[in-house]
Context: one part of a larger RNA
RNA sequence: CCCGUCGAGUUUGCAUGUACUGCUAGUCUAAGUGAUAUCGUCACGGAGGCGUAGUGAAAGCGAGGAUGAAUAGUCCGUUAAGCAGUGCGUCCAAGACCCGAAACCGGUGUGAGCUAACCAUGAGCAGGUUGAACCCCAAGUAAAAUUGGGGGAAGGACCGAACCGUUGUGAGCUGCAAAUCGCUCGGAUGACUUGUGGUUAGGGGUAAUAUGCCAAUCGAACCCGGAGAUAGCUGGUUCUCCCCGAAAUAUAUUUAGGUAUAGCCUCGAGUGAAUGCAUGUGUGGGGGUAGAGCACUGAAAAGGUGCGAGGUCGCAAGGCCUUUCACUUUAUCAAACUCCGAAUACCAUCAUGUUCUGCUCGGGAGUCAGUCCCUGGGAGCUAAGUUCCAGGGGCAAAAGGGUAACAUCCCAGAUCGUCAAUUAAGGUCUCAAAAUCAUUACUAAGUGGGUCAAGGAAGUCAUUGUCCAUAAACAGCUAGGAGGUCGGCUCAGAAGCAGCCAUCCUUGAAAGAAAGCGUAACAGCUCACUAGUCGAUGGAAGGUGGCGCCGAAGAUUCAUCGAGGCUCAAGUAAUGUACCGAAGUUGCGGAUUGGUCCAAAAUUUAUUUUGGACUUCUGGUAGGGGAGCGUUCUAACAGCAGUGAAGUCGCCCUGUAAGGGACGGUGGAGCGGUUAGAAGUGAGAAUGGCGGG
Repeated sequence: CCCGUCGAGUUUGCAUGUACUGCUAGUCUAAGUGAUAUCGUCACGGAGGCGUAGUGAAAGCGAGGAUGAAUAGUCCGUUAAGCAGUGCGUCCAAGACCCGAAACCGGUGUGAGCUAACCAUGAGCAGGUUGAACCCCAAGUAAAAUUGGGGGAAGGACCGAACCGUUGUGAGCUGCAAAUCGCUCGGAUGACUUGUGGUUAGGGGUAAUAUGCCAAUCGAACCCGGAGAUAGCUGGUUCUCCCCGAAAUAUAUUUAGGUAUAGCCUCGAGUGAAUGCAUGUGUGGGGGUAGAGCACUGAAAAGGUGCGAGGUCGCAAGGCCUUUCACUUUAUCAAACUCCGAAUACCAUCAUGUUCUGCUCGGGAGUCAGUCCCUGGGAGCUAAGUUCCAGGGGCAAAAGGGUAACAUCCCAGAUCGUCAAUUAAGGUCUCAAAAUCAUUACUAAGUGGGUCAAGGAAGUCAUUGUCCAUAAACAGCUAGGAGGUCGGCUCAGAAGCAGCCAUCCUUGAAAGAAAGCGUAACAGCUCACUAGUCGAUGGAAGGUGGCGCCGAAGAUUCAUCGAGGCUCAAGUAAUGUACCGAAGUUGCGGAUUGGUCCAAAAUUUAUUUUGGACUUCUGGUAGGGGAGCGUUCUAACAGCAGUGAAGUCGCCCUGUAAGGGACGGUGGAGCGGUUAGAAGUGAGAAUGGCGGG
């Protein structure tokens, strides 16, 4: 991992709702007793319960009662039938759908054959080194001290095997091993190591304290028991079909991943169109948002005027500058400003449409982590696949088509079948269904085909106004571009061209006291300006719009069109006609839900069942409701089986499904059917249990 098998809403009591059954102003027996006895059951038993009357704290009164002084008012009643049983739903109490803790507690419970400490009694420590005390001898001394030599043998002494340990590292890490192996390393006469026997026990022991050890277990051992501890937590929870179908919100919570009530779902009953929804430039309302505005409250730019204040000039008159405040002109701003003020929305009402919904009561829920997109906002950085509200739509719980792929976007809501049709979004060169369709433009950048700004550019197309131009424009070419004068000043020099000042006049077709290069200064070369030459529907500088260009950098080949590939496109803009394209819509056939009508049957006589017609419905998680299939056993009835039961293998038929049936093989002894009843009643999941492979 697979296969087989086992494996989870049960039972009892109480309560409540619902369906059915019995009796009915009643209804039911409980304990117990008797009978029969093979199982089991039948009869008696009215004690008592609920109901038949309520009300009051109660005495009590009573279709009324209480309160109260009250005949008032108010509150609760009178005007609707119950009781018992059975099934089903649910609450509560119990283990209460199943499995699962870590833990807590109990016991004359088991443990010190591991390990800790201790007690008793034994044992072990190769070899080498060092050489304390002390003693002796010699020297030395007055005697000592002291010195030298020899002996000696001490030590939690030294080196190092056994032995005890385990520092570092490597190996091992489904191991040789649930702690080992190699190398290395510490102690090795001691607080040493070790054998045997014994002692200490869990709210405890022992501990040179590491919370260490107490049998591979230790912040409190193990075993059994309380015990099915508890688990607002995780996982799992077994056949089928049909109808409806949520929520992720409010409030509260030692509450935030739980729960309660409400909201939203479902089922039943009632009401019975009351109501909801849609439509209408319908009618009538209130509002202070968007916008706008500055009349209030504030903010705020540039000026003007005025009373002041300060500075400054002035003898003074007065002038100028700065500034607070007020008024005023022009131009403005505001969620907590408003002289104004929509659209929507909301409320009421009317009309029309609508298999209708709404409301009330009752049974059963689930939901309380939401998420994305569009719109209006708060927070944030007018950041976030961010966060918090509000309105709407989706996903959640929605499949199908499109978007290359892609819960949330666009189109569209899947009852089933069909080798029919027609459309939506989106598409029509090939992959790949359908236009290499038509017309007119644009783009040259593979722009298109990721997004991207400030900014930059004789890209190109269109459009628009202005100016010049046969009295010759623009560009090119030829020629001139002068004189006073080297203007004045400055300066070593300053001559158009370092700098300062001025910037005139003349001749002329025109020519600056010079726009640039250049020189030490001159010189020299251009320009402006002018003439000639040339001969254009042309030229100059702008504005606006379309499409492009640069700006533009990433990490595993192309790798940011899905690909190939595409340039009068297969790109972009506009128009048009075809076609393709979905589970949409339509055709044909079948089924289902609700409603209406018709017919038949049954009866409890106002319903049910069956059949038909028309109409309508049929996506679905949590969840509510309905109808069924199958398994085991029981009862009754009627059956099958050695001429072959169950089981099992194969194949065929059949039902909307769970399923049912025939035939053949195998098998070798029991087993179906119908109608009821009762459940240990359905397996793929629980790191499920057991067995096998």
A computed fold for a 693-nucleotide part of an RNA from a bacterium, annotated as large-subunit ribosomal RNA, domain II. Its mean pLDDT, the model's own confidence on a scale to 100, is 83. The RNAcentral record of the full RNA draws on ENA. Its Rfam family is "Bacterial large subunit ribosomal RNA".